[in-house]
């Protein structure tokens, strides 16, 4: 300085599951009232569901300690510690459109010096 990491701006793709059920306010159907229907307009409760924002769980290798061996070493045996995901779990979020979206691309541009 680059490769390579890791982040940030942008533009592209981007999966899944009820356009669920009642109530109540609102609007809105020539004036008024009732009353009916509609309305992804609001708020409240309930049941079912998803896993790809976030977020909790946890293996293996590692590392420490005990127990036994006559000591040493090594193997195993048992705590503990530490540990990953696209796995789990469904707190969160989410279940037409829209919006969001882990994740990959493409571009710029920054931090690092190994990863």
């Nucleotide at each position: 300085c680059a490769a390579g990491u890791c982040g940030c701006a942008u533009c592209u793709g981007g999966a899944g599951a009820g356009c669920g059920g009642c109530c109540g306010c609102g609007c809105a159907a020539c004036c008024g009232g009732u009353g009916u229907u509609g309305c992804g307009g609001c708020g409240g409760c309930c049941c079912a569901c998803c896993g790809a924002a976030g977020g909790g769980g946890c293996a293996c290798u590692g590392g420490c300690g005990c127990a036994g061996c006559g000591u040493c070493a090594c193997c195993g045996g048992c705590g503990c510690c530490g540990u990953a995901a696209u796995c789990u779990c469904u707190c969160a979020g989410g279940u037409a459109a829209a919006a969001g979206g882990a994740c990959a691309g493409a571009c710029g541009g920054g931090g690092u010096u190994c990863c």